Predicted 3D model of RNase P RNA and transfer RNA as a complex of 428 nucleotides. Model confidence (mean pLDDT): 78 of 100. Rfam match: Bacterial RNase P class A. From the family's description: Ribonuclease P (RNase P) is a ubiquitous endoribonuclease, found in archaea, bacteria and eukarya as well as chloroplasts and mitochondria. Gene Ontology terms of the family: tRNA processing, dimeric ribonuclease P complex and ribonuclease P activity.
RNA sequence: CGAGUUGGCCAAACGGUCGCUCCGGCGCAAGCCGGGGAGGAAAGUCCGGACUCCGCAGGGUGAGGCGCCGGGUAACCCCCGGGCACCGUGAGGUGAUGGAAAGUGUCACAGAAAACAUACCGCCGAUGGUGUCUUGCACACACAGGUAAGGUUGAAAAGGUGCGGUAAGAGCGCACCGCUGCGUCGGCAACGGCGCAGGCAGGACAAACCCCGUCUGGAGCAAGGCCAAACAGGAAAAUUAUGCGCUACCCGCGUUUUUUUUCCGGGUGGGCCGCAUGAGGCUACCGGUAACGGCAGUCCUAGAUGAAUGGCCGUUCGACGACAGAAUCCGGCUUACCGGCCAACUCGCACC
RNA sequence: GGGCCGUUAGCUCAGCUGGUAGAGCACUCGGCUUUUAACCGAAUUGUCGUGAGUUCGAAUCUCACACGGCCCACCA
Repeated sequence: CGAGUUGGCCAAACGGUCGCUCCGGCGCAAGCCGGGGAGGAAAGUCCGGACUCCGCAGGGUGAGGCGCCGGGUAACCCCCGGGCACCGUGAGGUGAUGGAAAGUGUCACAGAAAACAUACCGCCGAUGGUGUCUUGCACACACAGGUAAGGUUGAAAAGGUGCGGUAAGAGCGCACCGCUGCGUCGGCAACGGCGCAGGCAGGACAAACCCCGUCUGGAGCAAGGCCAAACAGGAAAAUUAUGCGCUACCCGCGUUUUUUUUCCGGGUGGGCCGCAUGAGGCUACCGGUAACGGCAGUCCUAGAUGAAUGGCCGUUCGACGACAGAAUCCGGCUUACCGGCCAACUCGCACC
Repeated sequence: GGGCCGUUAGCUCAGCUGGUAGAGCACUCGGCUUUUAACCGAAUUGUCGUGAGUUCGAAUCUCACACGGCCCACCA
């Protein structure tokens, strides 16, 4: 100097003027003064909760979620650290990451054969058989028989490579690798190192059913609560269970004739609360590899409801031009995106 | 703001228990008929919303995104 990897931050600020809205104060009122007013994703509604309601939230089955180990957290499918596998020269990245000897199932087409396998092309034919002749265990055939090392097909074909051995071969034997079991060492653990034994269950798929471990009542602020106003009720069914009990089933429990359920019809479509002080933000110190936690100080930071947060002018600036507007709140994930800044690390080239 | 569904040929829909996509109508051609319709025969029509993943193989299984539709107030 160039190319990359990882992490963090910014998302306009100040002043004037006109307008909107919330809170506080003053005022009989009109109004006046002061303070505040969209995001890093407010989005998707994919997760986890807080909170609210329900007389079953009690047990069991089912259904669904998660899935290597350890930690964090209110909790989680989230975050941090580590293991293993794969990708990358590397910094780093990716991982729906338990179990295929518990059982069941699928592997189309092709191919001889796709899981208790199988012989199409091949190889051998020592032993048995047939034939020939120079009658030797010679030659020929490849029938019986042997074989799965080579080839074909396929995503995948009786663990892989090499040496020996055999009639020809084959873990048939040996060495190394792979696999299984046992022991030992290191580590909380996942797992890793070393040694010994065994010829060894001949595959893949669990985002196949399943097994193992672990978690889970249901609904959701349009939850739920209060006030005001107006109208018009009627019909049917069940009835001590076969109903109902805020989304499965069973058992248990409870309920009830002014009950419960269903259908038809009518009225209102108004106001207030919930509504923002929080598992809250910021700063310093301590503990921890980190996520995060502890302690101390400090701050209050939008609450609309046909839906506020805007228009104009000036200055500064590296951006306001992208993606894009709160609606109960918080912790995450995912998706969209104009530009700018900072830090650490890796590789390549050149010079000293 | 929250909850629940759907997307396959020009249109309306099957297929979704993974083996390489179908039916009807429409369109085109031929036959029949004086002509048309009806009827008969033949043929065409598809990145299965988009992308990624699992798998030998995905319309089908899984995840993310895009678009469309429906529901959610109270009273005696």